This is a predicted complex of two RNAs, RNase P RNA and transfer RNA, with 429 nucleotides together.
[in-house]
RNA sequence: CCAGGAGGACGGGCGGCCGCCUCGGCGUUUGCCGGGGAGGAAAGUCCGAGCUCCACCGGGCAGGGUGCUGGGUAACGCCCAGGCGCGGCGACGCGACGGAAAGUGCCACAGAGACGAGACCGCCCCGAUUCGUCGGGGUAAGGGUGAAACGGUGCGGUAAGAGCGCACCAGCGGCCGGGCGACCGGCCGGCUGGGCAAACCCCACCCGGAGCAAGACCAUGUAGGAGGGCCAGGGGCGCCCGGCUCGCCCUCGGGUUGGUCGCUAGAGGCCUCGAGCAAUCGGGGUCCCAGAUGGAUGGCCGCCGUCCCGACACGUCGGGAUACAGAACUCGGCUUACAGUCCGCCUGGCUGC
RNA sequence: GGGCCGAUAGCUCAGCCGGUAGAGCAACGGCCUUUUAAGCCGAUGGUCCUGGGUUCGAGUCCCAGUCGGCCCACCA
Numbered sequence: 001c002c003a004g005g006a007g008g009a010c011g012g013g014c015g016g017c018c019g020c021c022u023c024g025g026c027g028u029u030u031g032c033c034g035g036g037g038a039g040g041a042a043a044g045u046c047c048g049a050g051c052u053c054c055a056c057c058g059g060g061c062a063g064g065g066u067g068c069u070g071g072g073u074a075a076c077g078c079c080c081a082g083g084c085g086c087g088g089c090g091a092c093g094c095g096a097c098g099g100a101a102a103g104u105g106c107c108a109c110a111g112a113g114a115c116g117a118g119a120c121c122g123c124c125c126c127g128a129u130u131c132g133u134c135g136g137g138g139u140a141a142g143g144g145u146g147a148a149a150c151g152g153u154g155c156g157g158u159a160a161g162a163g164c165g166c167a168c169c170a171g172c173g174g175c176c177g178g179g180c181g182a183c184c185g186g187c188c189g190g191c192u193g194g195g196c197a198a199a200c201c202c203c204a205c206c207c208g209g210a211g212c213a214a215g216a217c218c219a220u221g222u223a224g225g226a227g228g229g230c231c232a233g234g235g236g237c238g239c240c241c242g243g244c245u246c247g248c249c250c251u252c253g254g255g256u257u258g259g260u261c262g263c264u265a266g267a268g269g270c271c272u273c274g275a276g277c278a279a280u281c282g283g284g285g286u287c288c289c290a291g292a293u294g295g296a297u298g299g300c301c302g303c304c305g306u307c308c309c310g311a312c313a314c315g316u317c318g319g320g321a322u323a324c325a326g327a328a329c330u331c332g333g334c335u336u337a338c339a340g341u342c343c344g345c346c347u348g349g350c351u352g353c
Numbered sequence: 354g355g356g357c358c359g360a361u362a363g364c365u366c367a368g369c370c371g372g373u374a375g376a377g378c379a380a381c382g383g384c385c386u387u388u389u390a391a392g393c394c395g396a397u398g399g400u401c402c403u404g405g406g407u408u409c410g411a412g413u414c415c416c417a418g419u420c421g422g423c424c425c426a427c428c429a
Base pairs, nucleotide, nucleotide: 001349002348003347004346005345007343008342009341010340012304013303014302015301016300017299018298020037021036022035023034024033025032026031039324043335044334046333047332048331049330050329051211052210053209054208057242058241059240060239061238063207064206065205066204067203068082069081070080071079072078083097084095085094086093087092098202099201103200104199105196106195107194120143121142122139123138124137125136126135127134128133151169152168153167154166155165156164170192172189173188174187175186176185177184178183215261216260217259218258225252226251227250228249229248230247234246235245236244254428255427256426268287269286270285271284272283273282274281275280305322306321307320308319309318310317311316354425355424356423357422358421359420360419363378364377365376366375372409381395382394383393384392402418403417404416405415406414
């Protein structure tokens, strides 16, 4: 310098004028002063929690989820580290990655044969022969079909062949060693058919339901009104049993389309020290940082920045672009969208000293 | 704000436990009829919403996205 890999951060700046929401102070008749005012995804609502209500009670069944190992965490389907497999020269990336010797099921078409099976062509032996072939037997190396054909490759062996024998490799089982573990390494053995569990299922672990339109209070009202149903039955949001608890449910009708709380200080941000490979945890200091409810966070102007294109008199000038998107109870993640920019790290190649 | 459902032929919908997708109506051609309608016969017509994954194989199973629809205020 070129080509890549991986991580973190930013995602316009300054000034002026006019506005909006909220908090505090002053004034109190509409105002004045001061503080604060979108995001890395506020999004999708895909997971996990806090919080609130519903008896969030016990047992059983059903249902759902997760799925290599160890750790982190309030928790997780998230994160970190490690193992194994696959891809890449490599940095590194990707992986629903438990069990198919518990059982059931499926493996279409093609093909001789597809889940316990098989011989179409071929090869070999025997017999017959009208010399074209035919019949019987052996075999599974070769051909053919298929996604998959019963361990693979090579040598020996044989009538031809075959784990029939041997060597190496793959798989399975046993023993020994290392590791917390997933797993790895070594030795021995008999030769040994698969795939699908994002099919049912088995194993291990986890899960009560609903959601801030949850829920609490106030105000309003011919009205805590009327009708019906059920009472040893109903409701308490899967089913059953037990227990607890309440009169309950349905329909019609009336009122408000109001206010207050929940509502923002939190698993919080920043700096620093320590433990740890890391995720993360612990200690100290410091800061307060949106709370709307038809829903504020905006509009205009000027200068500058960044990128692209075109002119160049190399000083600049002109034009265009400046993303995705926008809180609504709050957090931790994941996923998806995103113009452009910055920072440090790593790998491969080329060149120079 | 929260919860739930759906997308298959031009339209309305099926598709079980994965094996190569149908039904009715419409449209087209033919028969019948003097002609039209009705009836009968025939053929056509598919990005199974999109992308990725599992599998030999996906409309179906899994993940992500796009579009469309429905329900939920309080006094209670």
It holds a member of the Rfam family "Bacterial RNase P class A". The family's RNA type in Rfam is ribozyme. Rfam links the family to the GO terms dimeric ribonuclease P complex, ribonuclease P activity and tRNA processing.